[in-house]
RNA sequence: CUCUUAUCCAGAGAGGCGGAGGGAACGGCCCGUUGAUGCCUCGACAACCUAUCAGUAAACGUCACCAUUAGACAAUCACUGAAAAGGUGCCAAUUCCGACAGACGGAUGUUCUGGGAGAUGAGAG
Numbered sequence: 001c002u003c004u005u006a007u008c009c010a011g012a013g014a015g016g017c018g019g020a021g022g023g024a025a026c027g028g029c030c031c032g033u034u035g036a037u038g039c040c041u042c043g044a045c046a047a048c049c050u051a052u053c054a055g056u057a058a059a060c061g062u063c064a065c066c067a068u069u070a071g072a073c074a075a076u077c078a079c080u081g082a083a084a085a086g087g088u089g090c091c092a093a094u095u096c097c098g099a100c101a102g103a104c105g106g107a108u109g110u111u112c113u114g115g116g117a118g119a120u121g122a123g124a125g
Stems, first nucleotide, its partner, number of pairs: 001125008013042005021031003026098003043091001045089001048087003052082005061073003095117001100114004
C1' cells in the first nucleotide's frame, strides 16, 4: 500500500514543551494567542485481539447403566457475563454535519434508508 471482515448517535483530561493554524479531503459550521493542532509524562475510557474466570449450549469421543429409558465427563467452536494482565485504540462537537442514489414531500428544505469516503481492530497478501 492492497484485499477480506466487524464496529463507528455510548464513554473518558490534567500537567509540561511549543507558538499558528487546526477539525482527512470539498462546502458549511466550529476549535484556536483566555495558547488550539501537535509532541512528552501521568491519568482515565473502552473491551477489538491474546491470556484468565463463571454460565448456557454441546458434535466427535470416554465412562457408567440398561433393554424402559437415558446419566456423568467433555477439548475445540459459538453465545452471555466478569475482570483489565499483555497488544492495539481512544479521551471537542454522532466519523461535527453535508456531498451520491432512493423513499416521504407541491417544492427549497427537513426526516429516514442505502451507498461512497474515512477511522479503528482482527486476518491475509
Background: SAM riboswitch aptamer (S box leader) from Anaerolineales bacterium UBA5797, 125 nucleotides, folded computationally. Its mean pLDDT, the model's own confidence on a scale to 100, is 79. Its Rfam family is "SAM riboswitch aptamer (S box leader)". Its family is annotated with regulation of gene expression in the Gene Ontology. It was read from a public genome assembly, where an Rfam model found it.